[in-house]
Context: one part of a larger RNA
Molecule: small-subunit ribosomal RNA, 3' major domain
Organism: metagenome
RNA sequence: UGACGGGGGCUCGCACAAGCGGUGGAGCAUGUGGUUCAAUUCGACUACGCGAAGAACCUUACCCGGGUUUGACAUGCUCGUAGUAGAACCCCGAAAGGGCGACGACUCGUUAAGUCGAGAGCGAGCACAGGUGUUGCAUGGCUGUCGUCAGCUCGUGUCGUGAGAUGUUGGGUUAAGUCCCGUAACGAGCGAAACCCUUGCCCUUAGUUGCCACGACCGAAAGGUCAGCACUCUAUGGGUACUGCCCGUGUCGAAUGGGAGGAAGGUGGGGACGACGUCAAGUCAUCAUGGCCCUUAUACCCGGGGCUACACACGUGCCUCAAUGGCCGGUACAAAGGGUUGCCAACCCGCAAGGGGGAGCUAAUCUCUAAAAACCGGUCCCAGUUCGGAUCGGGGGCUGCAACUCGCCCCCGUGAAGCCGGAAUCGCUAGUAAUCGCGGGUCAGCCACACCGCGGUGAAUAUGUUCCCGAGCCUUGUACA
Numbered sequence: 001u002g003a004c005g006g007g008g009g010c011u012c013g014c015a016c017a018a019g020c021g022g023u024g025g026a027g028c029a030u031g032u033g034g035u036u037c038a039a040u041u042c043g044a045c046u047a048c049g050c051g052a053a054g055a056a057c058c059u060u061a062c063c064c065g066g067g068u069u070u071g072a073c074a075u076g077c078u079c080g081u082a083g084u085a086g087a088a089c090c091c092c093g094a095a096a097g098g099g100c101g102a103c104g105a106c107u108c109g110u111u112a113a114g115u116c117g118a119g120a121g122c123g124a125g126c127a128c129a130g131g132u133g134u135u136g137c138a139u140g141g142c143u144g145u146c147g148u149c150a151g152c153u154c155g156u157g158u159c160g161u162g163a164g165a166u167g168u169u170g171g172g173u174u175a176a177g178u179c180c181c182g183u184a185a186c187g188a189g190c191g192a193a194a195c196c197c198u199u200g201c202c203c204u205u206a207g208u209u210g211c212c213a214c215g216a217c218c219g220a221a222a223g224g225u226c227a228g229c230a231c232u233c234u235a236u237g238g239g240u241a242c243u244g245c246c247c248g249u250g251u252c253g254a255a256u257g258g259g260a261g262g263a264a265g266g267u268g269g270g271g272a273c274g275a276c277g278u279c280a281a282g283u284c285a286u287c288a289u290g291g292c293c294c295u296u297a298u299a300c301c302c303g304g305g306g307c308u309a310c311a312c313a314c315g316u317g318c319c320u321c322a323a324u325g326g327c328c329g330g331u332a333c334a335a336a337g338g339g340u341u342g343c344c345a346a347c348c349c350g351c352a353a354g355g356g357g358g359a360g361c362u363a364a365u366c367u368c369u370a371a372a373a374a375c376c377g378g379u380c381c382c383a384g385u386u387c388g389g390a391u392c393g394g395g396g397g398c399u400g401c402a403a404c405u406c407g408c409c410c411c412c413g414u415g416a417a418g419c420c421g422g423a424a425u426c427g428c429u430a431g432u433a434a435u436c437g438c439g440g441g442u443c444a445g446c447c448a449c450a451c452c453g454c455g456g457u458g459a460a461u462a463u464g465u466u467c468c469c470g471a472g473c474c475u476u477g478u479a480c481a
Base pairs, nucleotide, nucleotide: 001481002480003478004477005476007475008474009473010472011471012470013469015465016464019428020427021426022425023424027318028317029316030315031314032313033312034310035309042051043050062305063304064303065302066301067300068299071128075127076126077125078124079123080122081121086103090099091098092097106119107118108117109116130294131293133292134291135290139288140287141283142282143281144279146277151190152189153188154187155186156185157166158165159164170181171180172179196271197270198269199268201239202238203237205235206234207233210229211228215226216225217224242265245259246258247257248256249255321421325380326379327378328377329376330375337368338367339366342361343360347356348355349354387418392413393412394411395410396409397408398407434457435456436455437454438453439452440451
C1' cells in the first nucleotide's frame, strides 16, 4: 500500500421488511447429471428452453458397414495423352464408387493442309492439399462477470531516507469523485452526466395507398364516387423542461421540502452506451493463429444407425387441480410485424385438419387478419364433476425422395395423476406484477410450451434499515501478500 475480520461509523441496491404472483407436489415439454449403448459427437458447471434463431436424410462433428488416395478444395513443377475433354445406353452396387462406352467438342499461334506447336481438360508423379485432431495454461479477436457499481489514474508542486502519501481526506449535498464550502495543493484524463435512438405535448412542411368536417352524386347502410387536406394519421424539420418562477429550509453556497404554470418537473419513461482492472473466467468447434500430432488416414465420399436410449436425480418452462370457473351462442375494440420459388381474398367441397379455386398484391393500396381476455344471454350446482387433460386404440390431412426408429395437425373413442403442494426457494416498485391474445426470426415441415418483439385489461405494498445477501466511502486490528 492492499487484502481480510462472526471490528466500528456513514450510505446504497426488490438485499430484507410490507405486498402480489410463482417454483418445490401432479402430468407433459425441454436442458443437465447419471446410467446404458456399436455410437448415444463436442463444449459450457456463477453451466443446466446455454452455443443450437429449427438433429427424419442433409445438418453431423459420433457409431457400423461399403468405397476413394494429389484427394471434395488451392497453387506450382515434370512427364505423358489425340477419337482427347465430355458423355446417352448397358453391367455390378444400398448408394458412393467401379466397368463398358454409341456419339463427340473448345481457345491461341502457325500452315498449302486438323499440318505442327501451345493451352484448357484428362492420366502418371512430385511439392503439397486436408484435419470440428491436441494445447483457451502459447495467442489474436469476441464475450461473460463484479457492475451502469462510482470509481481508476496522471502532470507539476509539497511531505517522507524509502515503500509511498497528498490531491481523491474533512463539513454539507447528489443517482453519481454530482456539485458547493474548506484545504499544500493546483490542474488534467478515463469513467458518471450530456451529445445518439425511441416514447409522451405543440408547431411547420407534405397529402397518397392514409383521412372525411363542409359541399355534390349514388346508396337501406357502409367513404362507395367526385371535390377537399380541416381533423386523424403518416414522416421531415423545428420548439418545449432549465430547479427557469414563487415560498420555506440551508453557511449570502451546493442543494433540498412545498407550490404555480404546464402534455410533461426536478435524470419525465425506455434503450444504446460498460472506466482502470478481477476471475491463467469462456471460446483453438464462428473465424484467425504459434507449437505438437495424423498423411492408403485422425483426410474425403456414401448407405444405415445415433445425437430422440431410461431404474433414477436436479434446473427451466407449459398446462392444471376449477364457480372471479368450464362449456354453448351472440357481439365489440389493438399494436407491431411478414409476404413474389411468397402472402393468398371471394366462392365451392369437407364435422375438421385440409382440398379445389383463382381475384389482388414487389404492398399505408392486396393479403396473413380471427385479435383474445372483456361485454350480453344460456347452461352446469361443488362432484375427481360438463374440473383436468396425460395415456392409449382407430380413422384421416399436410410437408417432404423418404415420417419405422424419429414430424406436425384434425376427427371419433379412451379418459390417468392431480382437491393448491414439506424443508426450502424465485420474480416484481407502475402502465410494473398478474393476466389475455397477436407477430417475427430460424424454417420444406417441425417436436416453439423456447427465444425476440407487440399491444389489450390492469393491481397491491414500501414514508422502515434491527436482521440475511451484495456493494461504496472513512476508520481500526492483523503473526496474511